This is a predicted structure of a 72-nucleotide RNA (transfer RNA) from Papaver nudicaule. NCBI's taxonomy places the organism under Eukaryota, Viridiplantae, Euphyllophyta, Spermatophyta, Papaver. Its Rfam family is "tRNA". Rfam's curators write: Transfer RNA (tRNA) molecules are approximately 80 nucleotides in length. It is annotated as a transfer RNA. Its mean pLDDT, the model's own confidence on a scale to 100, is 82.
RNA sequence: GUUAUCUUAGCUCAAUGGUAGAGCACAUGGUUGAUAACCAUGGAGUUGUGGGUUCGAUUCCCAUAGAUGACA
Numbered sequence: 001g002u003u004a005u006c007u008u009a010g011c012u013c014a015a016u017g018g019u020a021g022a023g024c025a026c027a028u029g030g031u032u033g034a035u036a037a038c039c040a041u042g043g044a045g046u047u048g049u050g051g052g053u054u055c056g057a058u059u060c061c062c063a064u065a066g067a068u069g070a071c072a
Base pairs, nucleotide, nucleotide: 001071002070003069004068005067006066007065010024011023012022013021018055026042027041028040029039030038048064049063050062051061052060
């Protein structure tokens, strides 16, 4: 330098055009001798950024930033 893949909650990851979810973590309450374990409830997202297509975009298209790999 060329090219492929990835970027979504604090972390690890789902969601192939129609209300963005799960596990872990976190907070509160219950239980307990007890911090753990268990049970219940809850908070948390500009889906990397900027545009475009569409009635409607995490999803399709373009540009751009970053990460990883391959080639040179």